[in-house]
């Protein structure tokens, strides 16, 4: 000084927004003489999907600057900038830090 792995390790931000298609659960209603149970139909809850507007930035990624450097050119360059991508309830993530392991590489 570089990357790799461990950890009941720390770790922000931005709608649990809404539309539609079926699926699942729950209650209601309506039919049957009753009572299951089927079919219909209405609500309310979930997940997926498939669009619509807002929004975040700290996986990736791209773009530029200071600077590497007396000048010019390349070329490298961030937590800045852009949001491809990815996020927007909580879970997974998560740049970064902490501690731990075995390694690579430079000089001494």
């Nucleotide at each position: 000084c570089c990357g790799a792995c461990c950890u009941c390790g720390g770790g922000a931000g931005a709608g649990a927004c809404u539309g539609g298609c079926a699926c699942g659960g729950c209650c209601g209603c309506a039919u049957c003489u009753c009572u299951u149970u089927g079919c219909g139909c209405g609500g309310c809850c979930g997940g997926u999907u498939c669009g619509g507007c807002g929004c975040c930035g700290a996986a990736g990624g791209a773009g530029c600057a200071a600077c590497c450097u007396c000048c010019c050119c390349c070329g490298g360059a961030a937590a800045c900038u852009c949001u491809c991508a990815g996020g927007c309830a909580a879970a997974a993530g998560g740049a970064c830090c902490a501690g731990g392991u075995a390694g690579g590489a430079a000089a001494a």

This is a predicted structure of a 108-nucleotide RNA (Glycine riboswitch aptamer) from Dongia mobilis.
It matches the Rfam family "Glycine riboswitch aptamer". Its family is annotated with glycine biosynthetic process in the Gene Ontology. Rfam's curators write: This family represents the bacterial glycine riboswitch.
NCBI's taxonomy places the organism under Bacteria, Pseudomonadota, Rhodospirillales, Dongiaceae, Dongia.
Its mean pLDDT, the model's own confidence on a scale to 100, is 77.
The sequence was found by an Rfam model in a public genome assembly.